[in-house]
RNA sequence: UUCUUAUCCAGAAAGGCAGAGGGAUCAGGCCCUGUGAAGCCUUAGCAACCAUUCUUAACGAAAAGGUGCUAAUUCCUGCCCCGGUUCCGGGGGAAGAUGAGAA
Numbered sequence: 001u002u003c004u005u006a007u008c009c010a011g012a013a014a015g016g017c018a019g020a021g022g023g024a025u026c027a028g029g030c031c032c033u034g035u036g037a038a039g040c041c042u043u044a045g046c047a048a049c050c051a052u053u054c055u056u057a058a059c060g061a062a063a064a065g066g067u068g069c070u071a072a073u074u075c076c077u078g079c080c081c082c083g084g085u086u087c088c089g090g091g092g093g094a095a096g097a098u099g100a101g102a103a
Base pairs, nucleotide, nucleotide: 001103002102003101004100005099006098007097008096013043014042015041016040017039021032022031023030026078027077028076029075044070045069046068049066050065052062053061054060074095079092080091081090082089083088084087
């Protein structure tokens, strides 16, 4: 990098360095941000995919390990279908993220 598969309306922030952007990409919208963005570091936390330990008929529990995550549903929409109709609601998809496995 590609493929397969599971999950994505829950949850969880302080400090230091830094100094203007950020919310994946493109477009539209809407937000965050000098009361300090991105990035890096430290500490803390969340979660329970893998592993581990305990346990069950199935479930489940724990949280020292490997990842991941800690504004807003993956911030919302984009393509298709359905219901009412210049807008809203519902379902599915695409794309993306993360884990596990494979090439």
Overview:
Predicted 3D model of a 103-nucleotide RNA (SAM riboswitch aptamer (S box leader)) from a Calditrichia bacterium. It was read from a public genome assembly, where an Rfam model found it. Lineage of the source: Bacteria > Pseudomonadati > Calditrichota > Calditrichia. The coordinates come from a structure-prediction model, not an experiment, and the mean pLDDT is 86.